[in-house]
RNA sequence: AUACUAAGAGUUUGAUCCUGGCUCAGGAUGAACGUUGGCGGUGUGCCUAAGCACAUGCAAGUCGAGCGAUUUCUAUUUUCUAGCUUGCUAGGAAAUGGGAGUAGCGGCGAACGGGUGUAGAACGAGUAGAUAACCUGCCCUUGACAUCGGGAUAGUCCUGCGAAAGCGGGGGUAAUACCGGAGAUGUCAUAGAAAUGAAAAUACUAUGACCAAAGCAGUAAUGCGGUCAAGGAGGGGUCUGCUUCCUAUCAGCUUGUUGGUGGGGUAAUGGCCUACCAAGGCGAUGACGGGUAGCUGGUCUGAGAGGAUGAUCAGCCACAUGGGGACUGAGACACGGCCCUGACACCUACGGGUGGCAGCAAAUAGGAAUAUUGGGCAAUGGGGGAAACCCUGACCCAGCGACACCGCGUGAAGGAUGAAGAAUCUAGGUUUGUAAACUUCUUUUGUAUGGAAAUAAGCCGCAAGGUGAAGGUACCAUACGAAUAAGCAGCGGCUAACUACGUGCCAGCAGCAGCGGUUAUACGUAGGCUGCAAACGUUAUCCGGAAUCAUUGGGCGUAAAGAGAUGCGUAGGCGUUCUGGUAAGUUCUUGGUGAAAGCUCCCGGCUCAACUGGGAAACUGCUGAGAAAACUAUCAGAAUAGAGUGGAGAAAAGGUGAUUAGAAUUCCUGGAGGAGUAGUAAAAUGCGUUGAUACCAGGAGGAAUACCAAUGGCGAAGGCAAUUCACUAGUCUCUAAAAAUUUGUUAAUAAAUUACCGGGCAUAGCCCUCAGUAAUUUGUUAACAAAACUGACGCUAAGGCUCGAAAGCGUGGGGAGCGAAACGGAUUAGAUACCCGUGUAGUCCACGCCCUAAACUAUCCUUGCUAGGUGUUUAGUUACAACUGUACGGCGUCUUCGGACAAAGUAUAGGGGUAAUUAGGUGCCACAGUUAACACGUUAAGCAAGGCGCCUGGGGAGUACGGUCGCAAGACUAAAACUCAAAGGAAUUGACGGGGAUCCGCACAAGCGGUGGAGCGCGUGGUUUAAUUCGUUAACAAACGAAGAACCUUACCAAGGCUUGACAUGUAUGGAAUCUCGGGGAAACUUGAGAGUGCCCGCAAGGGAACCAUAACACAGGUGUUGCAUGGCUGUCGUCAGUUCGUGUUGUGAGAUGUUGGGUUAAGUCCCUUAACGAGCGCAACCCUUACUGUAUGUUACAUUUCUUACAGGACUGCCUCGCUAAAACGAGGAGGAAGGUGGGGAUGACGUCCAGUCCUCAUUGCCCUUAUGCCUUGGGCGACACACACGCUACAAUGGUCGAGACAGAGGGUCGCGAAACAGUAAUGUGAAGCUAAUCCCAUAAACUCGAUCUCAGUUCAGAUUGUCGGCUGAAACUCGCCGACAUGAAGUUGGAAUCGCUAGUAAACGCGUGUCAGCAAGGCGCGUUGAAUACGUUCUCGGAUCUUGUACACACCGCCCGUCAAGCUAUGGGAGUUGGGGGGACCCGAAUGUCGCUACCGCGGCAGAAGGUCAAACCAGCGACUGUAGUUAAGUCGUAACAAGGUAGCCGUAGGGGAAUCUGCGGCUGAAUCACCUCCUUU
Repeated sequence: AUACUAAGAGUUUGAUCCUGGCUCAGGAUGAACGUUGGCGGUGUGCCUAAGCACAUGCAAGUCGAGCGAUUUCUAUUUUCUAGCUUGCUAGGAAAUGGGAGUAGCGGCGAACGGGUGUAGAACGAGUAGAUAACCUGCCCUUGACAUCGGGAUAGUCCUGCGAAAGCGGGGGUAAUACCGGAGAUGUCAUAGAAAUGAAAAUACUAUGACCAAAGCAGUAAUGCGGUCAAGGAGGGGUCUGCUUCCUAUCAGCUUGUUGGUGGGGUAAUGGCCUACCAAGGCGAUGACGGGUAGCUGGUCUGAGAGGAUGAUCAGCCACAUGGGGACUGAGACACGGCCCUGACACCUACGGGUGGCAGCAAAUAGGAAUAUUGGGCAAUGGGGGAAACCCUGACCCAGCGACACCGCGUGAAGGAUGAAGAAUCUAGGUUUGUAAACUUCUUUUGUAUGGAAAUAAGCCGCAAGGUGAAGGUACCAUACGAAUAAGCAGCGGCUAACUACGUGCCAGCAGCAGCGGUUAUACGUAGGCUGCAAACGUUAUCCGGAAUCAUUGGGCGUAAAGAGAUGCGUAGGCGUUCUGGUAAGUUCUUGGUGAAAGCUCCCGGCUCAACUGGGAAACUGCUGAGAAAACUAUCAGAAUAGAGUGGAGAAAAGGUGAUUAGAAUUCCUGGAGGAGUAGUAAAAUGCGUUGAUACCAGGAGGAAUACCAAUGGCGAAGGCAAUUCACUAGUCUCUAAAAAUUUGUUAAUAAAUUACCGGGCAUAGCCCUCAGUAAUUUGUUAACAAAACUGACGCUAAGGCUCGAAAGCGUGGGGAGCGAAACGGAUUAGAUACCCGUGUAGUCCACGCCCUAAACUAUCCUUGCUAGGUGUUUAGUUACAACUGUACGGCGUCUUCGGACAAAGUAUAGGGGUAAUUAGGUGCCACAGUUAACACGUUAAGCAAGGCGCCUGGGGAGUACGGUCGCAAGACUAAAACUCAAAGGAAUUGACGGGGAUCCGCACAAGCGGUGGAGCGCGUGGUUUAAUUCGUUAACAAACGAAGAACCUUACCAAGGCUUGACAUGUAUGGAAUCUCGGGGAAACUUGAGAGUGCCCGCAAGGGAACCAUAACACAGGUGUUGCAUGGCUGUCGUCAGUUCGUGUUGUGAGAUGUUGGGUUAAGUCCCUUAACGAGCGCAACCCUUACUGUAUGUUACAUUUCUUACAGGACUGCCUCGCUAAAACGAGGAGGAAGGUGGGGAUGACGUCCAGUCCUCAUUGCCCUUAUGCCUUGGGCGACACACACGCUACAAUGGUCGAGACAGAGGGUCGCGAAACAGUAAUGUGAAGCUAAUCCCAUAAACUCGAUCUCAGUUCAGAUUGUCGGCUGAAACUCGCCGACAUGAAGUUGGAAUCGCUAGUAAACGCGUGUCAGCAAGGCGCGUUGAAUACGUUCUCGGAUCUUGUACACACCGCCCGUCAAGCUAUGGGAGUUGGGGGGACCCGAAUGUCGCUACCGCGGCAGAAGGUCAAACCAGCGACUGUAGUUAAGUCGUAACAAGGUAGCCGUAGGGGAAUCUGCGGCUGAAUCACCUCCUUU
């Protein structure tokens, strides 16, 4: 000084809420990979092969002040020899001293330090304790001692063997090496008893036994050692409580096992070992077994609780090539020691030897992957030494690696003409971008030069002085110069960041959902942008988000989830009231511990930071002591509200056994009868003249119990239904005190009834009487008795026991009906089904199994609390007096006066009602509350408590394997691989239904006329073709585009031509334009000759406009493609009545309400009701036309009327009556009126649907062609023809044909036109030309019709196709390929199968007329008038539509969805003859080193234990495995159609049988089935 503290998103749906999984954003790492890479600091670096591999070097030595020797050097002394000789030099020898070296004896160390994580689930670790059951070298403290002796041995010398490693024999020698004697305050043993102590023991006394030592250095002082003992410190051994992974598909394990006694062993306890004795010990609180794993401080994450983890650092453990073993020592069963054994490797003279990097480097291998055969002992620490010093791959440093964290840099300021380039573009611009260039400045880093540390204090030495690996490093100074230094990933959403091009479900992306099929912000590239930055991405793993295992902090009616019952009950968990004790839990105080490091906070040190020093806090834990006593616990004592027993009552299909009964089916017998019966949608199989069915009588047998019967009852559940009896279980109600009261018993008394007796009568009997007797009932009174007992005994309940529908199984019966299987008949494409006829198991009984169901209220048990209302059932309490019968009564009413009826009230009897209330059961509605919603709601799914069971995405799978049970079927328990991003619940809006209700429409019905048959016309398909151009194809194509293909049109084909083009604009040059003539050619075109100059300006030269030609390029052009890129236009649902919005309300929400409901309408038209109130687009109206009238106008020879045109009026349910209703709207009728209820007709087409049609009307994005997919020309084709279809015309005749005569329209058109009269022709037509720019003229005779004649039922005097000949018209042109006329010819056709179309009034039908297109061509289109009907009961059915409701697994919306077999590919897995491997156990054989015991003078031998090895049998685990079973998955395979709607046989569950398959059928169960009717109940009016 005091801290920290919680985020969501995407994805199931058409949309919504919920459930639920998957995925993402964060942090982390001993990491790896990809791209890139300037510097420094601090850390960190084989996670794999503990590997049967490791070359080479180093990692543990040291002490001469423990000892002897030896080599060499040196100093001194002595001596010898030679040179020379006073002396010096050289050499040798001896002694002494010193330095250095070598191996040895001896001492200490080597048990530390360093490495690794195999084993191990354990007292291994952690934590707290115990050791009165122990040890301890060096070090510290204290006390005492160190005496007298002895014999060896290595080295060495001699000698032998061996390739080597090494080994042996002989001689000699030293010690702080070794040994003996003595000796104590020592140690041990025995005995004793006063003290302490629970004991053991301690201390004391006595006796006995036993055991020590070493010297060295120094002149010396003294120092360093040695021995014994006591204590300490530090270290260690052992024991114990608690904690410490997964698995029960491991449930029983154990014989040294558990305990005891004696002995052995150890430093020490102990079955640690051994002999004997006993038979124990452990286990669902998980023994035993299997798998996995070093443990911890900590680390990562997390708000926390937790989860994951155990590199570096630190503590502990284990291990050192696999296995075993001991030795030495204070300490080891020993990483750099020993012995044995196995494997491996190396050396070898083949005889034999040697080795152990999981020390530091290094190398090989493995692997995605992890470094130098470096420097130094300067520091820190360690070993030895008195010390110097030596050793130290511990350690300190350096090297390598962006492996991690931290820090710095790659420049700063100015700089617009917004340069160039690039990208884009709406072509203007915009962006990159002050960015660059350029100017000025700075110098971290870098390069160069110079200087230069701290870390160092100890220690040595009298002193001076000396000691740095890192390192000439950090750091400092100077100079130079922007100079040397930026990438990676991303940019559709989550998620910050967008454009262009390329590609075209291809290539590819992807964390999830997903993107890509020609305009991809999702692929690839580029520009731009975003994020992070010496890094950035990816992959892997952990935590988080995930409340997605939920202690904090979830759930189980329908989403996953309440076991079939919880019936009995064990363990366990939980448990009423009061009092007292204890103090285990609990709370408080305090002591110890919780290593250091780390985390957090504070203060410091490196320029900062990372890093690091100091301090504090924390370590939520364990343990000792003390205190408290409310709660839990425990002990004791009381109580009663829980629980139970007793007493008094009650209801019931509770169970078991037995008994009896009636109805029905079937069969048998008899009678009677005579042709069918049975069955179905319809049939058939079947039965029947050998007599069925139907009818009657009798009999047999089995099974089931109508009505009552009910949202009734009982039971734990399954379940239980005729009667009676016996046995038996459970449930419910009442039972506190006092008084009252009730009940029982006894007694007394009163009354009534019945019987006997008596009497009467109309005598199977009835009535009366009432003395007596008896019985019964009721009332009153009195006495007595009863109204209690136990005392928490409770709740739940793992495991366990028991029960457990149907089906099924076994044995034995039984067998009427029904009826899996089976057989036959139908149905059907098939029909292993649904329907029908037979029919076996079975259904029934007894006994024994099975043990499962939609075993459901899909709702565990117990206890308490929390508004009500209304039923029902059982029992009780209280109150009331209704009802019925009888006897009275008589307010009153009526009366025919006879009487009849008769209220209140009274008495009595009956059966039991009503109301309120209490308790138990069982229903419905509903407030609060709950719920995702639906719904639940005192019978909770509300609020709480206790206990149990169960769930954790879908599929795989309730499957496999294993186990248990079963006679079997099978049941119980119960995974994984793999696969998907969903699966699911509730509710919403639609759509759909072989669901329901209501309504409408020429929808049906009622009618009239057609089509479908014939011939012809026309269009389409198909076929054909050089081409038969193209489009349109259910409704919504097909006399459609096309209001008119001989050429043209024309888009097609063949051939011939053109290439700035047939057409547009721009440039240049020339020429006006234009016209005439000739050659070639099918034409286009080509090739020649000639004529010719206008308009405007200008004096002229010349220029200009328009036009023509030529040239070059921009470009033209395209009926080429995409109608699924589009605009516009159009069709259809549909002229159907709908479709929406604002505000409000309501629901978590999608949504709903409004817009529903009751009426009404052609209409969402209007009215009423109403949490809605209003409004928009639609409906209607406004517009046009028609019918009437008026006014005005106009034409015509005339014209009142009529006619033309314009304007105005008129019709609005306005008036009357009635109906209906709560009321209104509305409806029906009427008046008036030309017209009456939108008067008729037209135009007008809501929101939207069909990715409907059209790129060939037009416009247009993208793409495509450019001497051609463009343009011109000639000819051909669009007109073909076995056939199929659509739409029409003409007919089949007498309601007609033909001939003759006669009558009446409207609306149109006409100058490139209509064309009169007249004439010619049989006619088409021609000649002709009047009139008309049209109310004047013309087209232009309307026809059906009327009258008359004829034909007389025929393929005709019907019908007119086809064909021949001859003509006419249009047009350059009529062959392909026009129309018309005349004559001749005279086909099919005698009313049309299945099926199907139009029409409701001036309509259908019939009749003709006109017109547009057009040179010509109309059976088609559009119009016009003439004549002019029939029928509609009605809404059951067909089709279409509208509204409400219901179900849904559909939403691309039923042309939906979807199941299973089979076939194919891929993947995973089970079984599997067998085969391979593994680990451990068992029995036996063999038995090394070693230990121990025994024997032995010695050498040695034997017993027991004992590693490795071997043999045997069985089990377990894992791999492979011919073949085989199943599952999953995969755009377009096969067969069916099981499910979702009443899914077309409602579905589903269990079980059994059958079948290619989905599945079918039987039996029992469920509603998680629709619809209709009825019943009951509730609510509302």
Molecule: small-subunit ribosomal RNA
Organism: bacterium